This is a predicted structure of a 144-nucleotide RNA (FMN riboswitch aptamer (RFN element)) from a Chloroflexota bacterium. Its mean pLDDT, the model's own confidence on a scale to 100, is 78. The model forms 96% of the base pairs in the Rfam consensus. The organism belongs to Chloroflexota, within Bacteria. Its Rfam family is "FMN riboswitch aptamer (RFN element)". Rfam describes the family as follows. The RFN element is a highly conserved domain that is found frequently in the 5'-untranslated regions of prokaryotic mRNAs that encode for flavin mononucleotide (FMN) biosynthesis and transport proteins. Rfam 15.1 lists 6,230 matches to the family in 5,120 species.
[in-house]
């Protein structure tokens, strides 16, 4: 230097402020019904509470390649089978303009995306998850 194997550590971030009121609640008022009256429910008004989701704004970016990347290329994260290795399906989103030997990666501008489940319609909240993972970052024996 190659080579195979094994251990250990790490390995995801985010709603500030404002509006609106589905919905529940309390009160009055109507309806309905009866011989009459009174209460549910149903309607209407008012008061209160009420969405990190809804509108306005705010903010967040995993891994490996490559000229430094959420949107370029690959991976994982998601379901479902299997003892298990593993296999199947599912998987978003960008342009301009500069500068350079090289950039959808850097500057400058305007944009765009984000699993499932629960809840008032979630990238950001609470759950699976003290769970998995791409990988990274070190060490360790043995052979030549």
């Nucleotide at each position: 230097a190659a080579u195979a194997a094994c251990c250990u550590u790490c390995g995801g971030g985010g709603c500030a402020g404002g509006g609106u009121g589905a919905c529940a609640u309390u009160u009055g008022c109507g309806c309905c019904a009866u011989a009459a009256a009174u209460a549910u429910a149903u309607g209407c008004a008012a008061g209160u509470g009420a969405a990190u989701u809804c509108c306005c704004g705010a903010u967040c970016g995993g891994u490996g390649g490559u000229a430094a990347a959420g949107c370029c290329c690959a991976c994982g994260a998601g379901c479902g089978c299997g003892c298990a290795a593993g296999c199947g399906c599912a998987u978003g989103a960008u342009c301009u303009g500069g500068u350079g030997u090289a950039a959808u990666u850097c500057c400058a501008g305007a944009g765009c995306c984000g699993a499932c489940a629960g809840u008032a319609u979630a990238g950001u909240c609470u759950g699976g998850a003290u769970a998995g993972u791409a990988g990274a970052a070190g060490g360790u024996a043995a052979a030549a």